[in-house]
RNA sequence: GCGCGAUUAGCUCAGCUGGUUAGAGCGUUCGACUGAUAAUCGGAAGGUCCCAGGUUCGAAUCCUGGAUCGCGCA
Numbered sequence: 001g002c003g004c005g006a007u008u009a010g011c012u013c014a015g016c017u018g019g020u021u022a023g024a025g026c027g028u029u030c031g032a033c034u035g036a037u038a039a040u041c042g043g044a045a046g047g048u049c050c051c052a053g054g055u056u057c058g059a060a061u062c063c064u065g066g067a068u069c070g071c072g073c074a
Stems, first nucleotide, its partner, number of pairs: 001073007010026004019057001028044005050066005
């Protein structure tokens, strides 16, 4: 330098063929339960969907460029 893949909550990841409100588990936090703790159960908070443009009535999703990480080729 070229190609491919990944980037979504604090962490690990889903999100189908573009559509109504962006989710799960773990973690955090509040409550219930307990003599207390753990476990269990219920609630809550937490998001610039990596960035910038474009297409579209509508984009996490499609297109273009860029960034970071990984793999391969040279």
This is a predicted structure of a 74-nucleotide RNA (transfer RNA) from a Patescibacteria group bacterium. Its Rfam family is "tRNA". Rfam classes the family as a transfer RNA. Gene Ontology term of the family: triplet codon-amino acid adaptor activity. The organism belongs to Bacteria candidate phyla, within Bacteria. The coordinates come from a structure-prediction model, not an experiment, and the mean pLDDT is 81.